The RNA shown here (SAM riboswitch aptamer (S box leader)) has 101 nucleotides and comes from Peribacillus simplex.

RNA sequence: UCUUAUCCAGAGAGGUGGAGGGACUGGCCCUAUGAAACCUCAGCAACAGGUCUGCUACGACACUGUGCUAAUUCCAGGGGGUGAAACCCUGAUAGAUGAGA
Numbered sequence: 001u002c003u004u005a006u007c008c009a010g011a012g013a014g015g016u017g018g019a020g021g022g023a024c025u026g027g028c029c030c031u032a033u034g035a036a037a038c039c040u041c042a043g044c045a046a047c048a049g050g051u052c053u054g055c056u057a058c059g060a061c062a063c064u065g066u067g068c069u070a071a072u073u074c075c076a077g078g079g080g081g082u083g084a085a086a087c088c089c090u091g092a093u094a095g096a097u098g099a100g101a
Base pairs, nucleotide, nucleotide: 001101002100003099004098005097006096007095012041013040014039015038016037020030021029022028026075027074042069043068044067047065048064049063050061051060052059073094076090077089078088079087
């Protein structure tokens, strides 16, 4: 870089650090009651491998490899209606993760 699947669920403490962060524009939000990053431990999930049951695995486990642990991928467009909303329909050209090339 390409292909493919998924993205409204879930899950945080401590240490170092010391001002940024949420991919990107803008908005909005988080942050000295401590941002990013790194480390330790814990947890979540079940993508791939593995094991077990079954024998149509579309099931279970969570051992291994990843991933993740503010807000729907924070947000979009259209309809709808309101004090504000709820609610209904529809996303990819961008991004993230897994697997394969």
Background
Its Rfam family is "SAM riboswitch aptamer (S box leader)". Rfam describes the family as follows. The SAM riboswitch is found upstream of a number of genes which code for proteins involved in methionine or cysteine biosynthesis in Gram-positive bacteria.